[in-house]
RNA sequence: AACAUUAAUGGGGAUGGAGUCCCCCGAUACCCGCCGAGAGGCUGAUGACUCCUACCGGGCG
Numbered sequence: 001a002a003c004a005u006u007a008a009u010g011g012g013g014a015u016g017g018a019g020u021c022c023c024c025c026g027a028u029a030c031c032c033g034c035c036g037a038g039a040g041g042c043u044g045a046u047g048a049c050u051c052c053u054a055c056c057g058g059g060c061g
Stems, first nucleotide, its partner, number of pairs: 010025004016052006033042003
């Protein structure tokens, strides 16, 4: 990685993990950032709060 079997189980809220709360959707769904005609450019690991990790800036050793 593929296949088979069994069991269990909803999904999502612009990049990771966990807890709490809130909100949206019902798989034909919700969700999948912003600016710009284009070229190109910009913010943020949260929906909100807290903690951890990663990243960025500054200071000290």
The RNA shown here (Fluoride riboswitch aptamer (crcB RNA motif)) has 61 nucleotides and comes from Ancylobacter dichloromethanicus. Rfam family: Fluoride riboswitch aptamer (crcB RNA motif). For this family Rfam cites "Widespread genetic switches and toxicity resistance proteins for fluoride" (Baker et al., Science, 2012). The source organism's lineage runs through Bacteria, Pseudomonadota, Alphaproteobacteria, Xanthobacteraceae and Ancylobacter.